[in-house]
Context: one part of a larger RNA
Molecule: small-subunit ribosomal RNA, 3' major domain
Organism: Sphagnum magellanicum
RNA sequence: UGACGAGGGCUCACACAAGUGGUGGAGGAUGUGGUUUAAUUCGAUGCAACACGAAAAAAACUUACUAGGGCUUGACAUGCCACGAAUCUUUUUGAAAGAAAAGAGUGUUUUCUAGAAUGCAUACAUAGGUGGUGCAUGGUUGUCAUCAGUUUGUGUCGUAAGGUGUUGGGUUAAGUCUCACAACGAGUGCAACCCUCAUGUUUAGUUGCCAUCAUUUAGUUUGGAACCCUAAACAGACUACUGGUGACAUGUCCGAGGAAGGUGAGGAUGACAUCAAGUUAGCUUGCCCCUUACAACCUAGGUGACACAUGUGUUACAAUGGCCGGGACAAAAGGUCGUGACCCCAUGAAGGCAAGCUAACCUCAAAAACCCAACCUCAAUUUGAAUUGCCGGUUGCAACUUGCCUACAUGAAGUCGAAAUUGCUAGUAAUCAUUAAUUAGCCAUAUGGUGUUGAAACUGUUCUUGGGUGUUGUACA
Numbered sequence: 001u002g003a004c005g006a007g008g009g010c011u012c013a014c015a016c017a018a019g020u021g022g023u024g025g026a027g028g029a030u031g032u033g034g035u036u037u038a039a040u041u042c043g044a045u046g047c048a049a050c051a052c053g054a055a056a057a058a059a060a061c062u063u064a065c066u067a068g069g070g071c072u073u074g075a076c077a078u079g080c081c082a083c084g085a086a087u088c089u090u091u092u093u094g095a096a097a098g099a100a101a102a103g104a105g106u107g108u109u110u111u112c113u114a115g116a117a118u119g120c121a122u123a124c125a126u127a128g129g130u131g132g133u134g135c136a137u138g139g140u141u142g143u144c145a146u147c148a149g150u151u152u153g154u155g156u157c158g159u160a161a162g163g164u165g166u167u168g169g170g171u172u173a174a175g176u177c178u179c180a181c182a183a184c185g186a187g188u189g190c191a192a193c194c195c196u197c198a199u200g201u202u203u204a205g206u207u208g209c210c211a212u213c214a215u216u217u218a219g220u221u222u223g224g225a226a227c228c229c230u231a232a233a234c235a236g237a238c239u240a241c242u243g244g245u246g247a248c249a250u251g252u253c254c255g256a257g258g259a260a261g262g263u264g265a266g267g268a269u270g271a272c273a274u275c276a277a278g279u280u281a282g283c284u285u286g287c288c289c290c291u292u293a294c295a296a297c298c299u300a301g302g303u304g305a306c307a308c309a310u311g312u313g314u315u316a317c318a319a320u321g322g323c324c325g326g327g328a329c330a331a332a333a334g335g336u337c338g339u340g341a342c343c344c345c346a347u348g349a350a351g352g353c354a355a356g357c358u359a360a361c362c363u364c365a366a367a368a369a370c371c372c373a374a375c376c377u378c379a380a381u382u383u384g385a386a387u388u389g390c391c392g393g394u395u396g397c398a399a400c401u402u403g404c405c406u407a408c409a410u411g412a413a414g415u416c417g418a419a420a421u422u423g424c425u426a427g428u429a430a431u432c433a434u435u436a437a438u439u440a441g442c443c444a445u446a447u448g449g450u451g452u453u454g455a456a457a458c459u460g461u462u463c464u465u466g467g468g469u470g471u472u473g474u475a476c477a
Base pairs, nucleotide, nucleotide: 001477002476003474004473005472007471009469010468011467012466013465015461016460019424020423021422022421023420026315027314029312030311031310032309033308034306035305042053043052065301066300067299068298069297074126078125079124083119084118087104088103089102090101091100092099093098108115109114128290129289131288132287133286138283139279140278141277142275149188150187151186152185153184154183155164156163157162167180168179169178170177194267195266196265197264199235200234201233202232203231204230205229209224210223214221238261241255243253244252245251304443317417321376322375325372326371327370334363335362338357339356343352344351383414388409389408392405393404394403430453432451433450434449435448436447
């Protein structure tokens, strides 16, 4: 100087407390372990692996695994030589990949030599490898942690390792600021600059809007530019103002005005280091290894197995509910290989015909919880939906292994969950629906957004956990 301490001081955090909703029990979904298997491809393993891996979609493909069938200059790239322009059709064989044959066809440029493009054959240089090593690497990511730290120049102190600055009194979300001080400066991090939301002004009015005057089934049509909205530029908040307190400091507390008040709310932004943390299977790359195979093609299977264990989510156990019939209100997204109104038809999934829309114009689109009214009356039930049977629909060469959806029938466990454990401080939790990417289709109950309804409790730091900071002890480095 660090590290450590069942030492002590100060301090912060959904860390505890206060409250609220869950998990742990049940059934489905999904990941992992284990077991099994010809194969169940590989990686990730305390927090920081386990709805994780450009896994934003495993029926084939994907695909890396297994079995079988074929291939060896190769599926892909460049170079050399020879032949045929290219290309097309047919037959046999085969699960396909491919193999074997038969025919049609002679183009374009041209200096008449050849070239371009393409196919095949031969030999080699080489291709190829999701083979190994993340403990050889780059790049990138997680983590402590959005915690407040980390470091340097000059000076100075110490024999030196080093110290000082960075400590102390206050203060802050903050090494934030202030006062003191052998220190005086500086870099990086903090904050601010960026984006979104909340208020207003100006500009602009179509496809959006409609107050006044007309008009209509309908902002439909004249008309209007006020309002709403859209989207660009500005304004606005800085402890600026009054008062209390404080060291005439930094600040803190109350108030006023204000759309917003003390970081206004959220996002992006992640210092020096740590974990030989993760990734060689995104990509890059050294070395090692394979080269008639560890390369590459095809068919089928597998990644979907199932005594079990476990993580994460979903649906419930009901009356604050279920079911039936009416009625109302969003936001943000997507659409031409697309979205698909109206109408017809079917109990329904769907289907038929097919308009409009390259979209503030048309469309997906129905928002649902909610409100009104009827039934059910505390039961394993009109709860709950698993499971199973069967008729169908749809995507696609193909739905058996293994897709999704519909109708009818069937109607399992489950009556609020032990020890334990977890999220959340306000438009938050909880609740309700909605949308997108990835798709031919979809195993999405996932992931990323969007809005509707909308709480309770905390004004504390004794304890638990994890940080920060001085101090103290040490048989540790």